Bacterial RNase P class A from an Acidobacteriota bacterium, 377 nucleotides, folded computationally. The sequence was found by an Rfam model in a public genome assembly. The coordinates come from a structure-prediction model, not an experiment, and the mean pLDDT is 75. Taxonomically the source falls in Acidobacteriota (Bacteria, Pseudomonadati). It matches the Rfam family "Bacterial RNase P class A". Gene Ontology terms of the family: ribonuclease P activity, tRNA processing and dimeric ribonuclease P complex. Rfam describes the family as follows. Ribonuclease P (RNase P) is a ubiquitous endoribonuclease, found in archaea, bacteria and eukarya as well as chloroplasts and mitochondria.

RNA sequence: GGAGUGGACCGGAGGAUCGCCGCGCCGGAUUUCCGGCGUGGAGGAAAGUCCGAACUCCUACGGGCAGCAGGCUGGCUAACGGCCAGGCGCGGCGACGCGACGGACAGUGCAACAGAAAACAAACCGCCGACCCGCGCUCGCAAGAGCGCGGAGGUAAGGGUGAAACGGUGCGGUAAGAGCGCACCGCAUCGCACGCGAGUGUCGAUGGCACGGCAAACCCCCUGCGGAGCAAGACCAAAUAGGGACGCAAUGGAUUCGCCCGUAUCCGUUCGAGUGUCCGGGUAGGUUGCUCGACCGCCGCGGUAACGCGAGCGGCAGAUGAAUGAUCCUCGCCCCUCACGGGGAGACAGAAUUCGGCUUACACGUCCGCUCCACGC
Repeated sequence: GGAGUGGACCGGAGGAUCGCCGCGCCGGAUUUCCGGCGUGGAGGAAAGUCCGAACUCCUACGGGCAGCAGGCUGGCUAACGGCCAGGCGCGGCGACGCGACGGACAGUGCAACAGAAAACAAACCGCCGACCCGCGCUCGCAAGAGCGCGGAGGUAAGGGUGAAACGGUGCGGUAAGAGCGCACCGCAUCGCACGCGAGUGUCGAUGGCACGGCAAACCCCCUGCGGAGCAAGACCAAAUAGGGACGCAAUGGAUUCGCCCGUAUCCGUUCGAGUGUCCGGGUAGGUUGCUCGACCGCCGCGGUAACGCGAGCGGCAGAUGAAUGAUCCUCGCCCCUCACGGGGAGACAGAAUUCGGCUUACACGUCCGCUCCACGC
């Protein structure tokens, strides 16, 4: 200098002018309003609503089945599917990154296509054909021997299929081969050593090697989970229309039944409905829940860390059709310049009961650790 990798920080500051919302005080109006002063007023993610909780209501109280979720080890935490540290596996030259990472001798099942064969192995091509059978040729007096072809058969080295084919390399061995034998590597079991543990070992012994893969297939094992959510829930409580109690008034027209009018009704059928006071439930509306809490930051101490402890210091909006804005100036940031000076950039987004996490978005910028490559001293 280049290429990378891991992490941390900031998310502008001050002023002027004009505005917005809440609260307090004062003044004027006097239920609602107006004015003045003071004070407070978004985020690192307020977001997605993906986990875990607090809180509230429901279930008399509890237990179970089913279902769902989690799943290496140790720790942290109120809890978690989160975090920290470690182990193992995979990827990368490396810094480092990623991982549903319990069980496949409990049982059931699956493996398309290809291939001979997909699980108590098997044999398409190939190789062999020692031993056994048949035929032919040659030699031999004969018994028989040799060669060739074929069969029975042997083999799993090689080829070929597949995501996957029953350890690898070499030597020996054999008719050809094969853990058939041996050496080394790998593997399994046991012992020993280290570690709380997951595990590890340059250690020792034993075993020719067994028990192939899939559990993000059913399943088994272990652990956790009742449901709904601040539109939870609690309280106050209009107008209108229903409901209830009491009081007052009234009992449609005409009439022999029928009939006519009105009312509720699809019809059948019922009723003759007025008015006043009070009570009760619910709605609109209002109040509360509401923001100081397992809270956040700094500092000190303990711990590798997550985190814990502390009569230490500081901080924390509560709207309810929903405020938190706009313009300008100066400083700050980046680039060029010795300097003067000049030029440039600013995102993602926006509270709604609260808290702990995760994930996702993000401009101008800043800082630190580490790795690899090249060059110079």